Context: one part of a larger RNA
RNA sequence: GGAUGAACGCUAGCGGCAGGCCUAAUACAUGCAAGUCGAGGGAGAUUGUUGGAUUCGUCUGACAUGAAACCGGCGCACGGGUGCGUAACACGUAUGCAACCUACCUUUAACUGGGGUAUAGCUCAGAGAAAUCUGAAUUAAUCCCCCAUAAGACUACGACAUGGCAUCAUGAUGUAGUUAAAGCUCCGGCGGUUAAGGAUGGGCAUGCGGUACAUUAGCUAGUUGGUGAGGUAAUGGCUCACCAAGGCUACGAUGUAUGGGGGGUCUGAGAGGAUGAUCCCCCACACUGGUACUGAGACACGGACCAGACUCCUACGGGAGGCAGCAGUAGGGAAUAUUGGUCAAUGGACGCAAGUCUGAACCAGCCAUGCCGCGUGAAGGAUGAAGGCCCUAUGGGUCGUAAACUUCUUUUAUUAGGGAAGAAAAAAUGGGAUGCGUCCUAUACUGACGGUACUUAAUGAAUAAGGAUCGGCUAACUUCGUGCCAGCAGCCGCGGUAAGACGAAGGAUCCAAGCGUUGUCC
Numbered sequence: 001g002g003a004u005g006a007a008c009g010c011u012a013g014c015g016g017c018a019g020g021c022c023u024a025a026u027a028c029a030u031g032c033a034a035g036u037c038g039a040g041g042g043a044g045a046u047u048g049u050u051g052g053a054u055u056c057g058u059c060u061g062a063c064a065u066g067a068a069a070c071c072g073g074c075g076c077a078c079g080g081g082u083g084c085g086u087a088a089c090a091c092g093u094a095u096g097c098a099a100c101c102u103a104c105c106u107u108u109a110a111c112u113g114g115g116g117u118a119u120a121g122c123u124c125a126g127a128g129a130a131a132u133c134u135g136a137a138u139u140a141a142u143c144c145c146c147c148a149u150a151a152g153a154c155u156a157c158g159a160c161a162u163g164g165c166a167u168c169a170u171g172a173u174g175u176a177g178u179u180a181a182a183g184c185u186c187c188g189g190c191g192g193u194u195a196a197g198g199a200u201g202g203g204c205a206u207g208c209g210g211u212a213c214a215u216u217a218g219c220u221a222g223u224u225g226g227u228g229a230g231g232u233a234a235u236g237g238c239u240c241a242c243c244a245a246g247g248c249u250a251c252g253a254u255g256u257a258u259g260g261g262g263g264g265u266c267u268g269a270g271a272g273g274a275u276g277a278u279c280c281c282c283c284a285c286a287c288u289g290g291u292a293c294u295g296a297g298a299c300a301c302g303g304a305c306c307a308g309a310c311u312c313c314u315a316c317g318g319g320a321g322g323c324a325g326c327a328g329u330a331g332g333g334a335a336u337a338u339u340g341g342u343c344a345a346u347g348g349a350c351g352c353a354a355g356u357c358u359g360a361a362c363c364a365g366c367c368a369u370g371c372c373g374c375g376u377g378a379a380g381g382a383u384g385a386a387g388g389c390c391c392u393a394u395g396g397g398u399c400g401u402a403a404a405c406u407u408c409u410u411u412u413a414u415u416a417g418g419g420a421a422g423a424a425a426a427a428a429u430g431g432g433a434u435g436c437g438u439c440c441u442a443u444a445c446u447g448a449c450g451g452u453a454c455u456u457a458a459u460g461a462a463u464a465a466g467g468a469u470c471g472g473c474u475a476a477c478u479u480c481g482u483g484c485c486a487g488c489a490g491c492c493g494c495g496g497u498a499a500g501a502c503g504a505a506g507g508a509u510c511c512a513a514g515c516g517u518u519g520u521c522c
Stems, first nucleotide, its partner, number of pairs: 001522004006518005013374006019367002021332001026330003030327003035074003040071002047064007081285003091209007100202002105198008113147004123136005153178006160171004183190002211257003218248003223245008260282004264275004287308005310321004338364001340363003346360001347358004377408004387399005413459006422449001428443006466511005471492003477506005487494002
């Protein structure tokens, strides 16, 4: 000098863009953050319209509406947070899988026949303070099961060709066996099953790369390898039985400490050094530890079970909870924001769709935390006014064209008007094209931000400057006070009676809505 997720002191007019718990992965009140589908299923509260009976209390029907819950499907493995752990194939990069999986999407081919009995819900009865649970009866489905059909799928056996990278791969082929489905419909469609591809996403393996300590030198029994089996989507000591005695290490094993990795960021001419906030990719974690279930996918932040610590409720028998989601609270700390608005756009889940949900996202609020921009007026104006300060003191110098005063402007400000882009689609209606899917076109609808940005007019210099420094380094000097005191100080060093170094004043210098100080990095 540059940089900063900064903090502190003094000061402060505005806007744009960004950023905002670096500490306690501490504990959390409250609200919200993942639902959706009635075009899978039964059931149906409520409300409205309308009829019949009536002892005027009410009872009973038709049509429409369709809440809460339940079964079923898809989603909840994404999105959002944090950096505890991890020195590891975690990450980066480059390869391999002849050792693998992939819901939704997409392409192609084939199929979608028949039957069955359960169970939520509802009803009844019961237990409990509650959470919730038990029994009986009964019911549906795109729930579950059975039968049929069936191969280029799978299994076993056989045999041929081609190729390769060792196990083998690919192609055509024979025999036997096994295995599937679900309907709904507004008639337009939406689905279901099997197989083979694609795409997307993942899994596994390997070479190389990036850390400190040798005041850590030896480490290792599932350890290293083999055979067989189990397990997995798949290879593999991944697990097990048996067998062998191996494997790593001075090119640093093992141990300890620290630590998420990368793209990047800061600095530097570069080499390098430092760093890993915001944004993007990957990994790990979700009170602590463990376990599996469901599922295409999890060993699952707002799922389950067990153990533990903690908190809460309780009728003392027993229960409930997990903000490292968004706000917010306490605590810690030098220190870090609102218990805001909207789904209008973008994206996501579900749905044929309308749409619903979305603290993702888009916006607004707070903070000079940073970067950038604008302003605090412009021109003229000397008897160089008054006043302050200084001096060689009837005078001169300086603040200083500075002020007054004259003319002008109106960024900004205030007031009053106008007022966006971001929105075009989907759906609706009309028209057209098309053999069918479908496509094209016109109209109208939809904005949280926001009456915001922007803009017009009026008013009037009107609303707006500070901070640090002035001995040398280092730009900027005098007077007074003080008297090794009070104090300053980054280093050298100032101060003991003429202090340009302390304190004040005048003046000056440098930056400027900031200026200094402190911390950290180059």